Model confidence (mean pLDDT): 81 of 100. Large-subunit ribosomal RNA, domain VI from a Candidatus Anderseniibacteriota bacterium, 267 nucleotides, folded computationally. It was read from a public genome assembly. NCBI's taxonomy places the organism under Bacteria, Bacteria candidate phyla, Candidatus Anderseniibacteriota.
Context: one part of a larger RNA
RNA sequence: CGUGGAAACUUGAGGAUCGUCCUUCCUAGUACGAGAGGACCGGAAGGGACCAACCUCUGGUGUACCAGUUGUCCAGUUCUUGGGCAUUGCUGGGUAGCUACGUUGGGCUGGUGAUAAGCGCUGAAAGCAUCUAAGCGCGAAGCCCAAUCCAAGACCAGGUUUCAAUAUGAGACUCCUAGAAGACUACUAGGUUGAUAGGUGGGAAGUGUACGCACAGCAAUGUGUUGAGCUGACCCAUACUAAUUAGUCCAGUUGUAUGAAUACGUG
Numbered sequence: 001c002g003u004g005g006a007a008a009c010u011u012g013a014g015g016a017u018c019g020u021c022c023u024u025c026c027u028a029g030u031a032c033g034a035g036a037g038g039a040c041c042g043g044a045a046g047g048g049a050c051c052a053a054c055c056u057c058u059g060g061u062g063u064a065c066c067a068g069u070u071g072u073c074c075a076g077u078u079c080u081u082g083g084g085c086a087u088u089g090c091u092g093g094g095u096a097g098c099u100a101c102g103u104u105g106g107g108c109u110g111g112u113g114a115u116a117a118g119c120g121c122u123g124a125a126a127g128c129a130u131c132u133a134a135g136c137g138c139g140a141a142g143c144c145c146a147a148u149c150c151a152a153g154a155c156c157a158g159g160u161u162u163c164a165a166u167a168u169g170a171g172a173c174u175c176c177u178a179g180a181a182g183a184c185u186a187c188u189a190g191g192u193u194g195a196u197a198g199g200u201g202g203g204a205a206g207u208g209u210a211c212g213c214a215c216a217g218c219a220a221u222g223u224g225u226u227g228a229g230c231u232g233a234c235c236c237a238u239a240c241u242a243a244u245u246a247g248u249c250c251a252g253u254u255g256u257a258u259g260a261a262u263a264c265g266u267g
Stems, first nucleotide, its partner, number of pairs: 001153001005163006014150004020048007032037001050106005058100004065093005070086006110145002113143001118138004171249004175191005196242003199238005205231003212225005
């Protein structure tokens, strides 16, 4: 840009993907075989690799979370404490998110389908024979269908439902608050008729007993107050703050039928 303008839900022409392998047990130490050995068919269970989704568990990471600690500088004050730099200074843990080493699921069932190699029926050419020349059948992890995903730019541009205006406004956009969405865009959730983000309150979870004060000790330090204090992303609630006000864009033509009028023609 097209498909008259829109919103929601869809059909599926067409396309892509999937398709796997192994072991053990039963059948059965059966058929077979002198024995050694040892099945087809059918059934059950487990596993490898691969694929997909997810984070409940187990782990990893977690550079604006918590704690410990070294050197140095600063504030402070000269005890403690707090901050900067040193790879996040180093070290021990760790929520959310993201992840695999983790969890869950998958390959199914199947078809009056068409076939390959192959096996056949009937059957001539060629009085026989012959699966083939006419005709008919069986037959594979493969093909088609089936399964999963995309899909009307499928220009034959599909379908269903609803909505909108002849001077009003269906809907969309700009703008703003954001996101399990994201390079930008897009997408999604919202914009006061509001829980979209921040803040606040509570909780979860993490760290591991804060500062100050008191007591014990010559002191380092320990004990009590105290599972304390602090805390990013998580959960619930709450309009306190910010989503104000507003602006912009945008929507029907044609055909058919009926009726009326007029004109023309005919009676």